Annotation
The RNA shown here (SAM riboswitch aptamer (S box leader)) has 104 nucleotides and comes from an Ignavibacteriota bacterium. The organism belongs to Ignavibacteriota, within Bacteria. The coordinates come from a structure-prediction model, not an experiment, and the mean pLDDT is 85.
RNA sequence: CUCUUAUAACGAAAGGUCGAGGGAACAGGUCCUAUGACGCCUUAGCAACCAUCUUGUGGAAACAGGAAAGGUGCUGCAUCCUGCCCAAACGGGAAAGAUAAGAA
Numbered sequence: 001c002u003c004u005u006a007u008a009a010c011g012a013a014a015g016g017u018c019g020a021g022g023g024a025a026c027a028g029g030u031c032c033u034a035u036g037a038c039g040c041c042u043u044a045g046c047a048a049c050c051a052u053c054u055u056g057u058g059g060a061a062a063c064a065g066g067a068a069a070g071g072u073g074c075u076g077c078a079u080c081c082u083g084c085c086c087a088a089a090c091g092g093g094a095a096a097g098a099u100a101a102g103a104a
Base pairs, nucleotide, nucleotide: 002103003102004101005100006099007098013043014042015041016040017039021032022031023030026083027082028081029080044075045074046073049071050070052067053066054065055064056063057062079096084093085092086091
């Protein structure tokens, strides 16, 4: 980098550092930002995908729930919103991206 499956309007911030743009890409909108954003580091936290432990059902596979010391992930805004298809609209679906687990 490619493929498969699953998930996403819930949740969770302080300090240090840097110094100009940032919210994936393109366009429009919108928001954050010198009262220092974005990024990076530290600490703290959230969640429960994988692992682990555990309760119930079950012959088993598995399903439903609990815990959270491990591997990731995440901690402005719905994946910030819209874009393509269906729909009068609400909304639904797709594509793309993100994360996890697996495969080549």